[in-house]
A computed fold for a 72-nucleotide RNA from endosymbiont of Sipalinus gigas, annotated as transfer RNA.

RNA sequence: GUCGAUAUAGUUUAAUGAUUAAAACAAUACAUUCGUAAUGUACAGUUAUAGGUUUAAUUCCUAUUAUCGACU
Numbered sequence: 001g002u003c004g005a006u007a008u009a010g011u012u013u014a015a016u017g018a019u020u021a022a023a024a025c026a027a028u029a030c031a032u033u034c035g036u037a038a039u040g041u042a043c044a045g046u047u048a049u050a051g052g053u054u055u056a057a058u059u060c061c062u063a064u065u066a067u068c069g070a071c072u
Base pairs, nucleotide, nucleotide: 001071002070003069004068005067006066007065010025011024012023013022018055028042029041030040031039048064049063050062051061052060
C1' cells in the first nucleotide's frame, strides 16, 4: 500500500427494514439476617462517528475512526 472481518448497557451475547432494541451476569435501592453471603422484589443504564436511501435503518449504501487477520 491492497483486501477482508468486527464495533449494540459496566461485561458477555441476541434482534427477517416495522411492537417502547431483548436476555444473563454485574451496579443501585428495599425486604430477609445479630451481621455478611445467598435468596426475593423493584429500578437505572445501550446500537463506534458522520452522511445517504427509505413512509420507517441495529439491519441497506458511502466515508472516517478503532481492533483483528491475510497478501505485498